RNA sequence: CAAGUAGAGAGGGUGAUCGCCUUCCAUUCGUGGUAGGAGGAAAGUCCGAGCACCAUAGGGCAGGCGUGCUUCCUAACGGGAAGGAGGGGCGACCCUACGGAAAGUGCCACAGAAAAUAAACCGCUUCAGAAGGGUUUUACGCUCUGUUGGAGUAAGGGUGAAACGGCGGGGUAAGAGCCCACCGCUUCGAUGGUGACAUCGAAGGCACGGUAAACCCCACGCGGUGCAAGGCUGAAUAGGCUCUGCUUUUGGUCGGCCCGGCCAGUUCACCGGAUUCGUCCGGUGAUGGCGGAGCGGGUAAGCCGCUUGAGGAUUGGGGCAACCCAAUUCCUAGACGAAUGAUCACCGCCCUGAAAAGGGAACAGGACUCGGCUUAUAUCUCUACUUGCCGG
RNA sequence: UCCUCGGUAGCUCAACCGGUAGAGCGGGUGGCUGUUAACCACUAGGUUGUAGGUUCGAGUCCUGCCCGGGGAGCCA
Numbered sequence: 001c002a003a004g005u006a007g008a009g010a011g012g013g014u015g016a017u018c019g020c021c022u023u024c025c026a027u028u029c030g031u032g033g034u035a036g037g038a039g040g041a042a043a044g045u046c047c048g049a050g051c052a053c054c055a056u057a058g059g060g061c062a063g064g065c066g067u068g069c070u071u072c073c074u075a076a077c078g079g080g081a082a083g084g085a086g087g088g089g090c091g092a093c094c095c096u097a098c099g100g101a102a103a104g105u106g107c108c109a110c111a112g113a114a115a116a117u118a119a120a121c122c123g124c125u126u127c128a129g130a131a132g133g134g135u136u137u138u139a140c141g142c143u144c145u146g147u148u149g150g151a152g153u154a155a156g157g158g159u160g161a162a163a164c165g166g167c168g169g170g171g172u173a174a175g176a177g178c179c180c181a182c183c184g185c186u187u188c189g190a191u192g193g194u195g196a197c198a199u200c201g202a203a204g205g206c207a208c209g210g211u212a213a214a215c216c217c218c219a220c221g222c223g224g225u226g227c228a229a230g231g232c233u234g235a236a237u238a239g240g241c242u243c244u245g246c247u248u249u250u251g252g253u254c255g256g257c258c259c260g261g262c263c264a265g266u267u268c269a270c271c272g273g274a275u276u277c278g279u280c281c282g283g284u285g286a287u288g289g290c291g292g293a294g295c296g297g298g299u300a301a302g303c304c305g306c307u308u309g310a311g312g313a314u315u316g317g318g319g320c321a322a323c324c325c326a327a328u329u330c331c332u333a334g335a336c337g338a339a340u341g342a343u344c345a346c347c348g349c350c351c352u353g354a355a356a357a358g359g360g361a362a363c364a365g366g367a368c369u370c371g372g373c374u375u376a377u378a379u380c381u382c383u384a385c386u387u388g389c390c391g392g
Numbered sequence: 393u394c395c396u397c398g399g400u401a402g403c404u405c406a407a408c409c410g411g412u413a414g415a416g417c418g419g420g421u422g423g424c425u426g427u428u429a430a431c432c433a434c435u436a437g438g439u440u441g442u443a444g445g446u447u448c449g450a451g452u453c454c455u456g457c458c459c460g461g462g463g464a465g466c467c468a
Base pairs, nucleotide, nucleotide: 001388002387003386004385005384006383007382008381009380010379012347013346014345015344016343017342018341020037021036022035024033025032026031039363043374044373046372047371048370049369050368051226052225053224054223058259059258060257061256064222065221066220067219068218069083070082071081072080073079084098085096086095087094088093099217100216104215105214106211107210108209121157122156123153124152125151126150127149128148129147131145132144133143134142135141165183166182168180169179170178185204186203187202188201189200190199191198192197230304231303232302233301240295241294242293243292244291245290246289247288250264251263252262253261267286268285269284270283271282272281273280274279297467298466311330312329313328314327315326316325317324318323349360350359351358352357393464394463395462396461397460398459399458402417403416404415405414411448419435420434421433422432423431441457442456443455444454445453
């Protein structure tokens, strides 16, 4: 100097004028003054909670859902930090949806002989038969070529994403973990570590393909609904009409099921039967209560919830870190057809330019609050590290 | 805000809970006919919304992003 890797920050500021919203004070009710007024993602609505209501949120289950290496952090999380294993990169570093395939059931198309209790297409070896050639005086014998059948074989070749360990030797008729050494795998032990795991040693059969973002198994965890939650006040209408279940062994009930619990279960008339003369049972009807379904009607208003929080800043201590503890200090939007905008000047940033000057500035705006994830983003600054080139 | 359904040829839709994407209409060419239509035959046209991931292989399974449609809420 160039190319990269990881992390952090900024992404506007000051003043004036006019115009908005909130708090407080004053008010002659016209208004005046003080203090404050959008983001790193406010976005997507993907997760987790605080809070509220549903019955006390109780117990159990999964047929429902979520997570998935280890340890730690946190209110919690599917998040964060630090590690382990596997993989990528020359490297700094990066990625992982990372429990289990020997609990079971599926799937692996086409190609290929064969795709998991596998197997022989080409090939190799060997035996037997037949044909031809060469050698031999002829024949036997030997040898070569192609062929038929049998036996052995899975090292080599082919197919495929993947072929029942890999590589180097020995051995064999030819081969094969058949045998040996080194890897790989399984089991056991020792050492180190909180742990996932790592290292070393011994023994072993040389065997247990892949796929779980396939069903599933295992471990851990989970009530539901959500601020449009929920509460108060006020207004208007039709407390309308129809159908229907139950009403003391029943029905309803947070939300899928079960248990427990909770709520409701009134009164009368008529008919029939029984009667121990106290009344009881059954049926029908009315009424009341607890529900369910449909049609129709009314309303769309105001207030609370609504901002002091698992809050921010500074300093000190603990920890590799994420974070935790302590002290001091601060109050930073709370709107509701929905507020922070417009103009001017200066400064700051970027581009062109010698200068003056000119031009430009991304993604984009709360709606209960907070912790995360994901997505969009012009440009600038800082720190640490890696690689290459040049020079000393 | 919550729930739910979809995106495939120019258009309307298929594609077994994974094995290499089709049909009809429309378009083009040819045939038939005096000509057109009808009819017959042939044919072109596809980043499966988009970017990644799992797998040997993805329209299909999973994740992020983009676009479109439907439904819900108060009183009694």
Predicted 3D model of RNase P RNA and transfer RNA as a complex of 468 nucleotides. Rfam match: Bacterial RNase P class A. From the family's description: Ribonuclease P (RNase P) is a ubiquitous endoribonuclease, found in archaea, bacteria and eukarya as well as chloroplasts and mitochondria. It is annotated as a ribozyme. On this family, see Frank and Pace, Annu Rev Biochem 1998: "Ribonuclease P: unity and diversity in a tRNA processing ribozyme". Rfam links the family to the GO terms tRNA processing, ribonuclease P activity and dimeric ribonuclease P complex.